[in-house]
This record gives sequence, C1' cells and structure tokens, in this order.
RNA sequence: AGUAGGUCAGACAGUCGCCCUUUAAAAGGGGAGGAAAGUCCGGGCUUCAAAGAGCAGGACGCCGGUUAACGACCGGUAAAGGCGACUUUAAGGAAAGUGCAACAGAAAUAAACCGCCUGUUUUACAGGUAAGGGUGGAAAGGUGAGGUAAGAGCUCACCGCUUUUCUGGUAACAGAAAAGGCUCUGUAAACCCCGUCUGAAGCAAGGUCUGAGUAAAGCACAUGGAAUUGCUCGUUCCGCUUUGAUAUGACCGCAUGAUGAUGUUGGCGACAACAUACCAAGAUAGAUGACUGUUUAAUACAGAACCCGGCUUAUAGACCUGCUCAU
Repeated sequence: AGUAGGUCAGACAGUCGCCCUUUAAAAGGGGAGGAAAGUCCGGGCUUCAAAGAGCAGGACGCCGGUUAACGACCGGUAAAGGCGACUUUAAGGAAAGUGCAACAGAAAUAAACCGCCUGUUUUACAGGUAAGGGUGGAAAGGUGAGGUAAGAGCUCACCGCUUUUCUGGUAACAGAAAAGGCUCUGUAAACCCCGUCUGAAGCAAGGUCUGAGUAAAGCACAUGGAAUUGCUCGUUCCGCUUUGAUAUGACCGCAUGAUGAUGUUGGCGACAACAUACCAAGAUAGAUGACUGUUUAAUACAGAACCCGGCUUAUAGACCUGCUCAU
C1' cells in the first nucleotide's frame, strides 16, 4: 500500500415518565437491530382437506459435502482477471432439431474485392489459388521449415483439437503415451433437449365467547352444482352465485425457540454431538422518552408487529488477527 475475516454499536449514577410481568398493595424482575430495512429465496405453523395420479407451469444446472430446507453456505476443480495474497462465474448439451448473427464486407452453413500464378486473341478474357491485404466481434486451427507455376496440413516438427489406453484422485479433473480426421464459426440469461426438485393461500392464517340477524334476485336438479393452484382423471359433499343488514366487540393464536450463551470433543471448514447455567420484548392508533453529572472514539444507517435460516442494500467511528507486495 493492499487483501481476507472478526468485535463493539457507548458506560456509570440520579430525578420524573411509558409498556409487560409478579404482589392484596408496596418492594422486585424485564423492555428494538447488525441490519429490525427490502419482501428477494427457503421453511416452521394454520386452513383448504378425508387421501392421490398425470400434464402444464416454475426453479436449479462442474464435483463433493453441511443444513429442517434453499437459488444459501463450506471445500475443491476448470476458465477469466490480478506481480501476489485473492476475486468473479452467465460452469449440463451446438454430433436431436429450429432460429439468429444488424451494419460493414466479395462472402457469415462456404464465398473471391484487391492481390499472386498460368494461358491466349492482346490490356481484356479464361483457368488455378486462399499464403498476403482490406471489412468485421467472428472469414476453411497457430508458429516455423520444406514443397509448388503460384499457393494451401500438400508434407514434416512443435502446439491446439478428437479418440483410445495407463497413472493419481470418491469425483469434477490433472499428467503421460499412442493413433488420427487434420475441422462448417459463434450463440441455449434464444426456442429447445437432458437431469434433479416442486400443491395453494397466508397471523388481515385460523379459533373461542357474547349480542343481533336471514331479506331480495338469478342459476341448477344427480346426465347437475361446489371444493381440491391452471387443466384432466379420481375422491368428497349436496346446493351454488350476487346484493343488502348485523359488530371495526372481548379473548386466544402471542413467544420455550430446527433458537441463543459458555465449555469439551470431532472436522481444513460450513457444521455436528454432549454437558452446564438460564428465560432472553409482546405493543394493538401502536411501549424505552426528557433532564443533570462524570467518562468515552461513541456516532452514521436507522424502530420488532407470527417466528426462524439466508441473501441483498444503507452505514459514522474505534479496535483486533492472518496473508501478499514494495522499500
């Protein structure tokens, strides 16, 4: 100077005030985050619902593992970037098929504009060529030598590519050897093919209690109607739809968690097992605010609403550890 990871998010004392809990009362105990944010994923839980199958749709896509699960995380391989520590990934298939590649260029599933060589009436034509030049993101693998009328994998050497075998690795893959066609490009976050997974709605889910309260219209009649994400089959029930009235009432759900803290053991790690101690917010027009003193680097982004595991975004300041480069 970088790079990878981690910790804190003020502390102490006093006065008044707010919410929950305990108590007959008082005293007592507790009270917003690293992202609580976004609602992008995955679940727990509740209902449809007494159990399903198929198709469609959607998601993922190198290998192995962790997890309740995931599109997350950990480790590794490959490619790309970087002096390096490291970072990123749009990482299955183009030999199943279809589509697209604008413009430029002669030509983008196969071609000859300039050029080079040969021939002939002579300044144009015919034939050969794809090494050189031009266009372009991409033009019949690359470099060098030989060869040729001039050239070209035409031939050879070294790379590259394909196939086979051996070695190492659980594997992705890496290395070595041999033989080859020496090749019609790219694109699948284009359609598609292949493999794996996948019900829907959501705490305004869903229940209990109390009071009041069924009015009007339409459809249909088991060959029907409704529910089951969309469709079909199957299954279940016996009505279904719309408008109006009544209640925006009280209580539960509501916080004991796939959790968190400390320690031990195993593992490169994500994490797992065991032990110990403990209970860590539950509002419902929505709770933690104000003042004083000391101290500090102490403020930025910012306030739970069913809960949890991730990802992404915003962010002031202070500190700690490993590794890399330069001097």